[in-house]
Context: one part of a larger RNA
RNA sequence: UGACGGGGGCCCGCACAAGCGGUGGAGCAUGUGGUUUAAUUCGAUGCAACGCGAAGAACCUUACCAGCCCUUGACAUCCUCGGAAUUUAGCAGAGAUGCUUUAGUGCCUUCGGGAACCGAGUGACAGGUGCUGCAUGGCUGUCGUCAGCUCGUGUCGUGAGAUGUUGGGUUAAGUCCCGUAACGAGCGCAACCCUUGUCCCUAGUUGCCAGCAUUUUAGGUGGGAACUCUAGGGAGACUGCCGGUGACAAACCGGAGGAAGGUGGGGAUGACGUCAAGUCAUCAUGCCCCUUAUGGGCUGGGCUACACACGUGCUACAAUGGCCGGUACAGAGAGCUGCGAAGCGGCGAUGUGAAGCAAAUCUCAUAAACCGUAGCUCAGUUCAGAUCGCAGGCUGCAACUCGCCUGCGUGAAGUAGGAAUCGCUAGUAAUUGCAGGUCAGCAUACUGCAGUGAAUUCGUUCCCGGGCCUUGUACA
Numbered sequence: 001u002g003a004c005g006g007g008g009g010c011c012c013g014c015a016c017a018a019g020c021g022g023u024g025g026a027g028c029a030u031g032u033g034g035u036u037u038a039a040u041u042c043g044a045u046g047c048a049a050c051g052c053g054a055a056g057a058a059c060c061u062u063a064c065c066a067g068c069c070c071u072u073g074a075c076a077u078c079c080u081c082g083g084a085a086u087u088u089a090g091c092a093g094a095g096a097u098g099c100u101u102u103a104g105u106g107c108c109u110u111c112g113g114g115a116a117c118c119g120a121g122u123g124a125c126a127g128g129u130g131c132u133g134c135a136u137g138g139c140u141g142u143c144g145u146c147a148g149c150u151c152g153u154g155u156c157g158u159g160a161g162a163u164g165u166u167g168g169g170u171u172a173a174g175u176c177c178c179g180u181a182a183c184g185a186g187c188g189c190a191a192c193c194c195u196u197g198u199c200c201c202u203a204g205u206u207g208c209c210a211g212c213a214u215u216u217u218a219g220g221u222g223g224g225a226a227c228u229c230u231a232g233g234g235a236g237a238c239u240g241c242c243g244g245u246g247a248c249a250a251a252c253c254g255g256a257g258g259a260a261g262g263u264g265g266g267g268a269u270g271a272c273g274u275c276a277a278g279u280c281a282u283c284a285u286g287c288c289c290c291u292u293a294u295g296g297g298c299u300g301g302g303c304u305a306c307a308c309a310c311g312u313g314c315u316a317c318a319a320u321g322g323c324c325g326g327u328a329c330a331g332a333g334a335g336c337u338g339c340g341a342a343g344c345g346g347c348g349a350u351g352u353g354a355a356g357c358a359a360a361u362c363u364c365a366u367a368a369a370c371c372g373u374a375g376c377u378c379a380g381u382u383c384a385g386a387u388c389g390c391a392g393g394c395u396g397c398a399a400c401u402c403g404c405c406u407g408c409g410u411g412a413a414g415u416a417g418g419a420a421u422c423g424c425u426a427g428u429a430a431u432u433g434c435a436g437g438u439c440a441g442c443a444u445a446c447u448g449c450a451g452u453g454a455a456u457u458c459g460u461u462c463c464c465g466g467g468c469c470u471u472g473u474a475c476a
Base pairs, nucleotide, nucleotide: 001476002475003473004472005471007470008469009468010467011466012465013464015460016459019424020423021422022421023420026315027314028313029312030311031310032309033308034306035305042053043052064301065300066299067298068297069296070295073125077124078123079121080120081119082118083117086103089100090099091098092097107114108113127290128289130288132286136284137283138279139278140277141275143273148187149186150185151184152183153182154163155162156161167178168177169176193267194266195265196264198235199234200233201232202231203230204229208224209223212222213221214220238261241255242254243253244252245251317417321376326371333364334363335362338357339356343352344351345350383414388409389408390407391406392405393404394403430452431451432450433449434448435447436446
């Protein structure tokens, strides 16, 4: 100087407390451990691994296993030789591949040849998701969006170092003020950026419809430019104003006006560093290793196994409910190998159909909870839907291993979950649907979007994590 203390002081955070809803019990989904296996590819392992890499394993992917094949190689450059490239068909084979076969003679040219492309050969080489993340770059997690981390000069100290950065107040903040052997500065904080909340101006189609007319009653049409909205530009919030407290400061408390008030809400933004944290399997890369194989191709299998254990979720256990028919209101997105309307067939999944739309125009697309009506009446039920049987649909060469969906039947556990444990402070929790990416097909996951919409916070004694000052130390 740090680190640590079941030392002290001050302060903060859904840290506790106050509340609301969960997990832990059930079934299923998914990831992991374990076990099994020819293989169940590899990585991630307290917080900070475990719906994680994977924004989507039937083949492919795919790295794993078995079998069948190739050896200058699937891919790159150079050299030699031959052939344009390309293309039809047949046979064998699981295919890779092998053996035949048909058509075809292009472009440039100094007529030597050349440029693509294909085949054969030779060796230099290719190739490796093989090893080492404890050799590395890059990227990332984490403490933590915590308020800290440092430097120059000066001063003090023999020196390591100290001072500044401590102290009194204050703040979300090393934020600001005052004091001060310090004076300044840098990286962080804040602001500048995006979005949302109010108003104004400009613009008026594909969007809008107040008033007028018309209508097949649909802003449909004539028309309008007000309103909504769209998207460009501005205004607006700064403790600016008033009162009080304070040290005449910084600031705090209350109030006015205002759409908004003291960082208005949300996002992006992550200092010096820590964990030899993670990643050699995104990529790059040193060293080592393989080179008729640890490289490459194919078929089939596996990654989907299943006495079990754990994590994360979905659905429930019902009456604030389930069911029948009726009926209302979004936002944000996506669309040409695409979204696919109306109509028609089908109980339905879906088929048929083909209009419109590269989309404020058309389509996906009926939002669902909500609301009002009828019956259900507390039961393992008209709750719950696992499991299984049959019959179908869709995608795709192909749904056996191993996809999703529909109809009929079947109708398991489950009656609110022990110890323990998680999230959340407002348009939040809870609850309700919708969309997107991935994607041929496959979503209870993920990322977004809106609808309905709470309770509680006395407070900081305690648990956890963190910041500043101080004290002890046989620790570095």